[in-house]
RNA sequence: GGGCUGGUAGCUCAACGGUAGAGCAAAGGACUCUUAAUCCUUAGGUUCAGGGUUCGAAUCCCUGCCAGCUCACCC
Numbered sequence: 001g002g003g004c005u006g007g008u009a010g011c012u013c014a015a016c017g018g019u020a021g022a023g024c025a026a027a028g029g030a031c032u033c034u035u036a037a038u039c040c041u042u043a044g045g046u047u048c049a050g051g052g053u054u055c056g057a058a059u060c061c062c063u064g065c066c067a068g069c070u071c072a073c074c075c
Base pairs, nucleotide, nucleotide: 001071002070003069004068005067006066007065010024011023012022013021018055026042027041028040029039030038048064049063050062051061052060
């Protein structure tokens, strides 16, 4: 340098073009002599960036950035 895959909550990941969610973690509460466990509730998002298509984009298209895998080149 070429090809492929991925980038969404603190972490791991979902989400037919039509209200952005789950688990874990966090906060509060219930239970308990206390802690853990369990149960209930709450908060938490510039969906990597910019542009395009569309009535409507996390989703489709283009460019860039980052990460991983792979091929090639140079040494």
Description:
This is a predicted structure of a 75-nucleotide RNA (transfer RNA) from Candidatus Daviesbacteria bacterium RIFCSPLOWO2_02_FULL_38_15. Its Rfam family is "tRNA". The family's RNA type in Rfam is transfer RNA. The prediction has a mean pLDDT of 81.